[in-house]
Molecule: Bacterial RNase P class A
Organism: Denitrovibrio sp.
RNA sequence: AAAGAAGACCGUUCAGUCGCUGGUGCUUUCGAGCACGAGAGGAAAGUCCGGACACCAAAGGGCAGGGUGGCUGAUAACAUCAGCCUGACGUGAGUCAGAGACAGUGCCACAGAAAUAAACCGCCGUUUAUUAACGGUAAGGGUGAAACGGUGGUGUAAGAGACCACCGCUGAUGCUGGUAACAGCACAGGCUAGGUAAACCUCACUCGGUGCAAUGCCAAAUAGGCAGGUUACUUGAAGCGGCCCGCUUUUUAAGACCUGCGGGUAGGCAGCUUGAGCUAUGGAGUAAUUCAUAGCCUAGAUAAAUGACUGGAGAUAACAGGAUCCGGCUUAUAGGUAUUCUUUCUUU
Numbered sequence: 001a002a003a004g005a006a007g008a009c010c011g012u013u014c015a016g017u018c019g020c021u022g023g024u025g026c027u028u029u030c031g032a033g034c035a036c037g038a039g040a041g042g043a044a045a046g047u048c049c050g051g052a053c054a055c056c057a058a059a060g061g062g063c064a065g066g067g068u069g070g071c072u073g074a075u076a077a078c079a080u081c082a083g084c085c086u087g088a089c090g091u092g093a094g095u096c097a098g099a100g101a102c103a104g105u106g107c108c109a110c111a112g113a114a115a116u117a118a119a120c121c122g123c124c125g126u127u128u129a130u131u132a133a134c135g136g137u138a139a140g141g142g143u144g145a146a147a148c149g150g151u152g153g154u155g156u157a158a159g160a161g162a163c164c165a166c167c168g169c170u171g172a173u174g175c176u177g178g179u180a181a182c183a184g185c186a187c188a189g190g191c192u193a194g195g196u197a198a199a200c201c202u203c204a205c206u207c208g209g210u211g212c213a214a215u216g217c218c219a220a221a222u223a224g225g226c227a228g229g230u231u232a233c234u235u236g237a238a239g240c241g242g243c244c245c246g247c248u249u250u251u252u253a254a255g256a257c258c259u260g261c262g263g264g265u266a267g268g269c270a271g272c273u274u275g276a277g278c279u280a281u282g283g284a285g286u287a288a289u290u291c292a293u294a295g296c297c298u299a300g301a302u303a304a305a306u307g308a309c310u311g312g313a314g315a316u317a318a319c320a321g322g323a324u325c326c327g328g329c330u331u332a333u334a335g336g337u338a339u340u341c342u343u344u345c346u347u348u
Stems, first nucleotide, its partner, number of pairs: 001344006008337003012313007020039002023036005041319001045330002048328005053211004060245004065207005070084005085098005099202002104200002106196003120141002122137005149167006169189003173186005215270004225261007236250005277296008
C1' cells in the first nucleotide's frame, strides 16, 4: 500500500423566538397565570421466543399435543449468550453444522448388470485359429448423487482381505489427561451391505390458559324484564388449556347455575412508568456475567403531545415514529468513524 475477517459506535448539533404535552413550585376572580425543568429508535418495525404483572379461588396425576436436541456454564427465563469438543469449507483470520439408521416401517426417479446380494464390456478356463456355448471372477472400464474400505505386496488359470504390512473402521477393553463432550497411547478384532429422520418413528429433557381492550374502583341509566331447563342418591350444575381421573364451591329448590329473546350504559379514575433501570470505579471469572461502593431519574399521550422560523456549525441524513414493561432474535438501512486480527507486495 492492496485485499479480507470479526465485533462495536454515530446516524445531526448549538443558540434565540413562538407553539404543544406531562411534572414540580407559587398565585388565583377557580376561567387560568408565572417560574423551573423534561419530552421517540437502533431498530420504536415483525409479533418470532422468553418472562414480570393481573385474573381464571386453592392443590394434583395420567393420556394426547407442543418445544428443544454435542458438552459445561451464565441468566428471572429463553429456540438467547459465553467458553470448549467433533466434522465440513477456506492459504488464513474465520464461517456453517451437531441426539438415534445393529428397534421398526418407508423412500433413493432416470441411467445402470445391480441401489439389500446383481455381471453390460473386460480378464481367465473348458476345446481349436475363430464364432457360439458353458464355467470362474469382481482387481480394470462403463452408468450414476451414491456401487460391496485405501495403498503396496504374497498368491492365483485369472482374480478377490483369500492372506500379510501400514492406514482407515469397530470396541459394555485397559491406561493417561479433561467436570464433561472428547483426545492420545496400547491391545484385540471382523476385515464390515450405503444414504435419508425440515420421511414416519425412537430416545432424553421440558411445557397450564388468557392477556393492560388484563384487572380493580366510582358515578349514571334502564325493564332487579320475559320464556325455557337442571338441581343433591358419591347425584345435578359450575370451575380447573383438550380428554380421563381427582379436587373444590354450591343458604336443599325462596338459592345457585345454564340457554334464548329484549332493554340500558359505552363516562371518569387507577393500572401509567423507580425499573430483573442506567452511569462510573474497584473485586471475582478465559468470557457470558456477577458482587460492592458512589451518583442519576430519562415520554406516559388517549383520536392520540414532542412542531415552526432565524442564525451558526456540521453534513451522512437513509430505514423510519412509542401506547403495560423488560431480556433477546429476525428484517430494513444513504452512509460515516475508529479498533483488533489475517494474507500478499514493497522499504528499512